[in-house]
Context: one part of a larger RNA
């Protein structure tokens, strides 16, 4: 761009993608069919096992440069608290990703090959073919999973909304109406011309379902695109509360190895209380404080 007058919802479903299933072992069928015997299946059902596929994050595992804690240097600092040093290094570690985890991973239907066959004739018989039937394979269609109206035969259904209205300009080519005027006719009329006007068609401006920028975001994402929320609101952000990581702050009390003392005392690692604490959250969930205003 195209295709519906414009848009919104639901379809359908032309054609197109998948391999989504592979294998293997045990039980039962069964010590049965079969065979003298020796030996010995199969159809069918169960269960396990692995590779592959898909999906997931309850477990387990990684990972976690969110977080929280312990330490070393070395700098600011009286303390506390910080900066840097591969995230200094180390020790945990939620959501999230994610596998070494977890869950699943069918049947059935047609039509049919090569074979197996039934009638069955030409050829009295006989033949699975010449007419006709009947079976039959992980291949092939179809149900099943995904995409898919740009399928150009461009496709349904339903719903909403327009197809209006005003102002200017253009054009009278072609349709219609009216008038004026020439011809021609007694008239009706008929035929040519010409005005206006409907009308066309162009600008513009109002109206209009609905869709789009901009706004707040995330289950979404390189951009686009997706999906959710805009006060008739819990869409994000503070705060609160739950839940959950870390592991017991600072301060302050009291207790203390050990050291200096002028013997009066002073320091003082580190211990215990306060303390299931202090920090901190990409988790739920409440609350309009705060920003989705206000427009295009």
């Nucleotide at each position: 761009u195209g295709c519906u007058g414009g848009c919104c919802g639901c379809c359908u479903g032309a054609g197109g993608g998948g391999a989504a299933g592979g294998c293997g072992c045990c039980c039962c069928u069964a010590g049965u069919a079969c065979g003298a015997g020796a030996g010995g299946a199969a159809c069918g059902g169960g269960g396990c096992g692995u590779c592959g596929c898909a999906g997931c994050c309850u477990c387990u595992a990684g990972u976690u440069u969110a977080c929280c804690g312990g330490u070393u240097g070395u700098c600011c600092g009286a303390c506390a608290g910080g900066g840097c040093a591969c995230u200094g290094c180390c020790g945990g570690g939620c959501a999230g990703c994610c596998a070494c985890g977890c869950u699943g991973u069918u049947g059935g239907g047609g039509a049919u090959a090569a074979g197996a066959g039934c009638u069955g004739a030409a050829a009295g018989c006989a033949u699975c073919u010449a007419a006709g039937c009947u079976c039959g394979a992980a291949a092939c269609c179809c149900c099943u999973c995904c995409c898919g109206a740009a399928a150009a035969u461009a496709g349904g259904c339903g719903g909403c909304c327009g197809u209006u209205c005003c102002a200017g300009c253009u054009u009278u080519a072609a349709u219609c109406u009216a008038g004026a005027c020439c011809u021609g006719g007694c008239a009706a009329c008929a035929g040519g011309c010409c005005u206006a006007g409907a009308a066309a068609g162009c600008u513009g401006g109002a109206g209009g379902a609905g869709g789009g920028c901009a706004c707040c975001c995330a289950u979404a994402g390189a951009a686009g695109a997706u999906g959710g929320g805009g006060u008739u609101g819990a869409u994000g952000g503070a705060g609160c509360a739950g839940g959950g990581g870390u592991g017991u702050a600072c301060g302050c009390g009291c207790c203390a190895a050990g050291g200096c003392u002028u013997c009066g005392g002073c320091c003082g690692a580190g211990g215990c209380g306060u303390u299931u604490a202090g920090c901190c959250c990409g988790c739920u969930g409440c609350c309009c404080c705060c920003a989705a205003u206000a427009g295009c």
Large-subunit ribosomal RNA, domain VI from a Candidatus Bathyarchaeia archaeon, 296 nucleotides, folded computationally.
The full RNA is in RNAcentral, with records from ENA.
The source organism's lineage runs through Archaea, Thermoproteati, Candidatus Bathyarchaeota and Bathyarchaeia (SeqCode).
The coordinates come from a structure-prediction model, not an experiment, and the mean pLDDT is 82.